Transfer RNA from Chloropicon primus, 72 nucleotides, folded computationally. The coordinates come from a structure-prediction model, not an experiment, and the mean pLDDT is 80. The gene name in the source record is tRNA-Gln-TTG-1-1. Rfam family: tRNA. From the family's description: Transfer RNA (tRNA) molecules are approximately 80 nucleotides in length.
RNA sequence: GUUCCCGUGGUGCAGUGGUUAGCACAUUAGACUUUGAAUCUGAAGACCCGGGUCCGAAUCCCGGCGGGAACU
Numbered sequence: 001g002u003u004c005c006c007g008u009g010g011u012g013c014a015g016u017g018g019u020u021a022g023c024a025c026a027u028u029a030g031a032c033u034u035u036g037a038a039u040c041u042g043a044a045g046a047c048c049c050g051g052g053u054c055c056g057a058a059u060c061c062c063g064g065c066g067g068g069a070a071c072u
Base pairs, nucleotide, nucleotide: 001071002070003069004068005067006066007065010025011024012023013022018055027043028042029041030040031039048064049063050062051061052060
């Protein structure tokens, strides 16, 4: 330099055009317990940035940024 893949809570992932963006771990409040652990119930927390298409975009298109792989 060329091609391809990825970017979603603190972490790891799902969500391939329309339902409140979901799951696990972590955090936190409560219950239970003599205390703690475990368990149960609840809560907070996210779509990389800009533009476009569409009645409607995390999802499709364009550009940018960042990460990774292959080739040279």